[in-house]
Context: one part of a larger RNA
Molecule: small-subunit ribosomal RNA, 5' domain
Organism: uncultured bacterium
RNA sequence: GACGAACGCUGGCGGCGUGCUUAACACAUGCAAGUCGAACGGGCUUAUUUUGGGAGUAAUCCCGGGGUAAGCUAGUGGCGGACGGGUGCGUAACGCGUGAGCAAUCUGACCUCAAGAGGGGGAUAACAACUGGAAACAGUUGCUAAUACCGCACGAGACCACAAGUUCACAUGGACAAGGGGUUAAAGGAGAAAUCCGCUUGAGGGUGAGCUCGCGUCCCAUUAGAUAGUUGGUGAGGUAACGGCCCACCAAGUCGACGAUGGGUAGCCGAUCUGAGAGGAUGACCGGCCACAUUGGAACUGAGAAACGGUCCAGACUCCUACGGGAGGCAGCAGUGGGGAAUAUUGGGCAAUGGGCGCAAGCCUGACCCAGCAACGCCGCGUGAGGGAAGAAGGUUUUCGGAUCGUAAACCUCUGUCGUAGGGGACGAGCAGUAGACGGUACCCUACGAGGAAGCUCCGGCUAACUACGUGCCAGCAGCCGCGGUAAUACGUAGGGAGCAAGCGUUGUCC
Numbered sequence: 001g002a003c004g005a006a007c008g009c010u011g012g013c014g015g016c017g018u019g020c021u022u023a024a025c026a027c028a029u030g031c032a033a034g035u036c037g038a039a040c041g042g043g044c045u046u047a048u049u050u051u052g053g054g055a056g057u058a059a060u061c062c063c064g065g066g067g068u069a070a071g072c073u074a075g076u077g078g079c080g081g082a083c084g085g086g087u088g089c090g091u092a093a094c095g096c097g098u099g100a101g102c103a104a105u106c107u108g109a110c111c112u113c114a115a116g117a118g119g120g121g122g123a124u125a126a127c128a129a130c131u132g133g134a135a136a137c138a139g140u141u142g143c144u145a146a147u148a149c150c151g152c153a154c155g156a157g158a159c160c161a162c163a164a165g166u167u168c169a170c171a172u173g174g175a176c177a178a179g180g181g182g183u184u185a186a187a188g189g190a191g192a193a194a195u196c197c198g199c200u201u202g203a204g205g206g207u208g209a210g211c212u213c214g215c216g217u218c219c220c221a222u223u224a225g226a227u228a229g230u231u232g233g234u235g236a237g238g239u240a241a242c243g244g245c246c247c248a249c250c251a252a253g254u255c256g257a258c259g260a261u262g263g264g265u266a267g268c269c270g271a272u273c274u275g276a277g278a279g280g281a282u283g284a285c286c287g288g289c290c291a292c293a294u295u296g297g298a299a300c301u302g303a304g305a306a307a308c309g310g311u312c313c314a315g316a317c318u319c320c321u322a323c324g325g326g327a328g329g330c331a332g333c334a335g336u337g338g339g340g341a342a343u344a345u346u347g348g349g350c351a352a353u354g355g356g357c358g359c360a361a362g363c364c365u366g367a368c369c370c371a372g373c374a375a376c377g378c379c380g381c382g383u384g385a386g387g388g389a390a391g392a393a394g395g396u397u398u399u400c401g402g403a404u405c406g407u408a409a410a411c412c413u414c415u416g417u418c419g420u421a422g423g424g425g426a427c428g429a430g431c432a433g434u435a436g437a438c439g440g441u442a443c444c445c446u447a448c449g450a451g452g453a454a455g456c457u458c459c460g461g462c463u464a465a466c467u468a469c470g471u472g473c474c475a476g477c478a479g480c481c482g483c484g485g486u487a488a489u490a491c492g493u494a495g496g497g498a499g500c501a502a503g504c505g506u507u508g509u510c511c
Stems, first nucleotide, its partner, number of pairs: 001510003005507005012381006018374002020339001025337003029334003034079003039076002042073014086292003095217008105209002110205007118152001120150002127142006157184004162179001165176004188197003218264003225255003230252006237245001267289004271282004294315005317328004345371001347370003353367001354365004384414004394405004418452001419448006428438001455500005460481003466495005476483002
């Protein structure tokens, strides 16, 4: 000098930040991922219209069926739940940083371009009936739709095995290609229409991802040898893709004092702190990458996951149970217990920015924007200004003359930052309109009245600042040197002084 700090004393305001560093301990409760009815068949509600039946003298009322319009929706289907948000357990590794490579790769939605969408089929949820179960839920039978599912056709193309040939060389090789052969597509919706939103195939781009390599990346040699899928080859499998990635066979290699192997510790970086720099230390907040989601394992779906709020299995734990069986996962936002020196509200809003879905209106969004709490930090402001000597009273001290607190106070004249009250009142909202949580906030005007706002540490030397009393190697102080045993500027108190100031000291850690 610095801090995500804590502790002691003290504490007026504002702005901007920051706030479980410990138990990746366990979690009550609420919320944090939905959306689309313009994909689909149902169901319900409302309005209106039409029709059938019944009661009544009639007005009218009751029970059904159909149409139109608007709205809502459990289910099928689509897209999104792989983003956003959290944490740092693990990891000494191509994990990260940096620089290259993929002639060894994939890429939904987006952009550009080219071509296309013919004709069919069988189911199934919902629903109904029945059954089992305490529940979670499950089963049987029957009915039905689609942008759900499945054949057939055309094949511009794509892919596969051939292939006359052309071309480039960047090691293995890459690119193009006449020709005939094989495999392989599609879906509709809205609208009066124009058209729009979609669908299928291909090419290019963009974005994102995967893989490979050079270099760099903590401590211990009181860790010296390690290794059998181990190292390489051939073949086959697998993957989007290379590869012992996996398998069969063959060979016996491979790594290591330029530190292998083992052990310990640790997420890495941009950066942050310090320092003249070189360096050292750190990796909170913010940004990039990685890893994880109760512990361990596994795959499914999908463009993308080995998936925090998906599935399955096993373990520990908690809860429900009719004892047969079930349910759960805050390292999301709040909040609770626990641990700890120590770290906040079970708040408001989608107004803005951004995200998901939707043609849109819109819905969802504890991302985010705000507010609350905390002097935790940084910055700014205030606690008054000018005059005022009888140097008042009082305190302290004294050589008893005085000295000092001290222009300090009183008193006089002012001001109104902040404060309190009243009035007005935003920007943030763009592209015509609508829409502001913050917020009646900031800010402006008026009134009031010095009123409501100063402490903490130190005063032997280092080190700015001295006297009195008490104590008497006691009580105590102390960062180092050291003070204290009867006149202690070093202990305690008082007066005075010094330094910082809404803070001041102490402790801890780093330079």